[in-house]
A computed fold for a 524-nucleotide part of an RNA from an uncultured prokaryote, annotated as small-subunit ribosomal RNA, 5' domain. The full RNA is in RNAcentral, with records from ENA.

Context: one part of a larger RNA
RNA sequence: GAUUGAACGCUGGCGGUAGGCCUAACACAUGCAAGUCGAGCGAGAACGCGCCUUCGGGGGUUAUUAGAGCGGCGGACGGGGGAGUAACGCGUAGGAAACUGCCUGGUAGAGGGGGAUAGCCCAGAGAAAUUUGGAUUAAUACCGCAUACGCCCUACGGGGGAAAAGGGGCUUCGGCUCUGAUCCCCUGCCAUUGGAGAAGCCUGCGUCGGAUUAGCUUGUAGGUGGGGUAAAGGCCCACCAAGGCGACGAUCCGUAGCUGGUCUGAGAGGAUGAUCAGCCACACUGGGACUGAGACACGGCCCAGACUCCUACGGGAGGCAGCAGUGGGGAAUAUUGGACAAUGGGCGAAAGCCUGAUCCAGCCAUGCCGCGUGUGUGAAGAAGGCCUUAGGGUUGUAAAGCACUUUCAGUAGGGAGGAAAAGUUAGUCGUUAAUAACGGCUAGCCGUGACGUUACCUACAGAAGAAGCACCGGCAAACUCCGUGCCAGCAGCCGCGGUAAUACGGAGGGUGCGAGCGUUAAUC
Numbered sequence: 001g002a003u004u005g006a007a008c009g010c011u012g013g014c015g016g017u018a019g020g021c022c023u024a025a026c027a028c029a030u031g032c033a034a035g036u037c038g039a040g041c042g043a044g045a046a047c048g049c050g051c052c053u054u055c056g057g058g059g060g061u062u063a064u065u066a067g068a069g070c071g072g073c074g075g076a077c078g079g080g081g082g083a084g085u086a087a088c089g090c091g092u093a094g095g096a097a098a099c100u101g102c103c104u105g106g107u108a109g110a111g112g113g114g115g116a117u118a119g120c121c122c123a124g125a126g127a128a129a130u131u132u133g134g135a136u137u138a139a140u141a142c143c144g145c146a147u148a149c150g151c152c153c154u155a156c157g158g159g160g161g162a163a164a165a166g167g168g169g170c171u172u173c174g175g176c177u178c179u180g181a182u183c184c185c186c187u188g189c190c191a192u193u194g195g196a197g198a199a200g201c202c203u204g205c206g207u208c209g210g211a212u213u214a215g216c217u218u219g220u221a222g223g224u225g226g227g228g229u230a231a232a233g234g235c236c237c238a239c240c241a242a243g244g245c246g247a248c249g250a251u252c253c254g255u256a257g258c259u260g261g262u263c264u265g266a267g268a269g270g271a272u273g274a275u276c277a278g279c280c281a282c283a284c285u286g287g288g289a290c291u292g293a294g295a296c297a298c299g300g301c302c303c304a305g306a307c308u309c310c311u312a313c314g315g316g317a318g319g320c321a322g323c324a325g326u327g328g329g330g331a332a333u334a335u336u337g338g339a340c341a342a343u344g345g346g347c348g349a350a351a352g353c354c355u356g357a358u359c360c361a362g363c364c365a366u367g368c369c370g371c372g373u374g375u376g377u378g379a380a381g382a383a384g385g386c387c388u389u390a391g392g393g394u395u396g397u398a399a400a401g402c403a404c405u406u407u408c409a410g411u412a413g414g415g416a417g418g419a420a421a422a423g424u425u426a427g428u429c430g431u432u433a434a435u436a437a438c439g440g441c442u443a444g445c446c447g448u449g450a451c452g453u454u455a456c457c458u459a460c461a462g463a464a465g466a467a468g469c470a471c472c473g474g475c476a477a478a479c480u481c482c483g484u485g486c487c488a489g490c491a492g493c494c495g496c497g498g499u500a501a502u503a504c505g506g507a508g509g510g511u512g513c514g515a516g517c518g519u520u521a522a523u524c
Base pairs, nucleotide, nucleotide: 001524002523003522004521006520007519008518009517010516013371014370015369016368017367018366019364020363021329026327027326028325030324031323032322035073036072037071040070041069051060052059053058080282082280089207090206091205092204093203094202095201100197103195104194105193106192107191109189111145113143114142121134122133123132124131125130151159152158153157164187166185167184168179169178171175208254209253210252215245216244217243220242222240223239224238225237226236227235257279258278259277260276261272262271263270264269284305285304286303287302288301307318308317309316310315335361337360338359339358343357344355345354346353347352374404375403376402377401384395385394386393387392408465410460411459412458413457414456418451423446425443426442427441428440429439430438468513469512470511471510472509473494474493475492479508480507481506482505483504489496490495
C1' cells in the first nucleotide's frame, strides 16, 4: 500500500447492490418447512345446490365435498451446518465386470379364475400412547391357471408375466350389457431391447506438519475353490503357501472437509476455501437392518446410551447442523414478516393442492457504487475569536446582504414492466366411425402481482431537513499561544515531559479523508 463474513470508539442525510453466529456439531418453548391422486377402491358425516314427494316438516335420489381407511407415486429431490475424514475423500486423466423408477425409440402381449383384508359395525383392555376378539366388504392390493417371439438357466430340457380406469357408442334410461391392442380415442399394465439422464466400482498421477514417531502387518500380500453383491475383488469363508509395505518416509502423532475459486503480488510465489457452484461426509451419541429403481434414510423403523417431558407409577413421548425465534457462549452477526404473482419441484388427465425451495419485504454504514448537504455575487476586508513588535496580521468571500436554483428527503396526482403468461371458451386443421376425447393453429372473452404508497413522470413549497473524524517533532502533508513542570501524560519506531514543550492537556490556525474517519485483529 492492498484486502476482510470483521469488531471497537466518535459521528451519521438518501438511494442502488451484495453480505450478515467465523464462538457451543451447546440445549431448545412455539408455529410452519412433504405431500398429492375420487379419472385405482369400498364406504361415507354436516352445510349448500338441483329434482321428486304429503311442501310445517320428513323421506328418497343425483352430483360435489370434509375427516379417516385400502391402493399408487413422492417422501433418497429440494434445504442445513462442516463434526469426522490425510482417504481413490477431492482434483485430473483413463477403465470394465455392472444397475437404473419417471422420460424416450422399437418388438411382442394384456385370456380365464380365486381367496382374503383395512375401513365400517359389535364386544373388550388401558390414565394415555395404543391394542385384542368377532362378523362383513372392494380394488390398478394379493395369489394361482393359460399363453412365451424375444428374455434367463446346467442348453437334453426346464423356468418365469400382466390391471385396468376415464371418455365414447348401443340400450328397455332401473342400471345392465356390448365394444380394445392391424379392428374407436386417451391414460395406465406385463415382458424384452436401445437411448437419455443418474448412481455404484477400479486404476495412473497430484493433494498439510512432525524422525524429539523407524520399523509396520496375520485376512496380513498372493493362489485354488466356493459364498455374497446389480457388479470386479480377502468383500467373506475353507484349504495352500509365506508373503506384503517402508528412508522416493511405511507405521504412529497432530492438524484439516476437497475443488472451481478468493486475497495479495510485476510475476514466480505466499495466504485462504465466507457468500455462489461441483463433489464428499454428517443428521442427539453408537449400532443395525427393513422398504424401495434408488437409503442403510435430517422432519422413517428397531436396539442401546445421555438428556428433556407426560403419567392414574403399570407405562409412554421427543430430537431446529430446515425457516423464523429462545437461552447459553462470545468482541460480534438480523424478523417468531408476505406470497406462491414469477422460476423450479412433488402429485394429478386436468382444474388444482402442497412447497420457510424460491421470489419479496423488515433490521444492520458490514462492504462496494452513486447522489446530496446549495449556486452566483458580495471588502465597510463588519462583529467576535486567536496572535501581535500594539502599527497590524489571521480566521476571510468566509459570514451578513443581494440575485437565483430545488437534485434528494416531504406532500399531492399520474403510472410501465416483471403476465403478447399459464388457464378457459369458440372456430379451424390433424387423429378417428365420430359432431366425443386429445394435439396443433387462429380469434375473442373472462380474469390472475406478494413486492406495491413499485420503477419512472408531473406539480407544490422553501436554502429550506442533512458534516464529521483523525492528525500537525522526524519518518509524513500540516504551527503558534496558554496550562503543566520527569508530575499529569504521550508513544508504531526513534523518543517527548525536570519553568520559555511546534511531541503532554486546551485554544486558535492548518493538513488529510469525507457519510464516514480512526483504532485493534488478520493475510500478502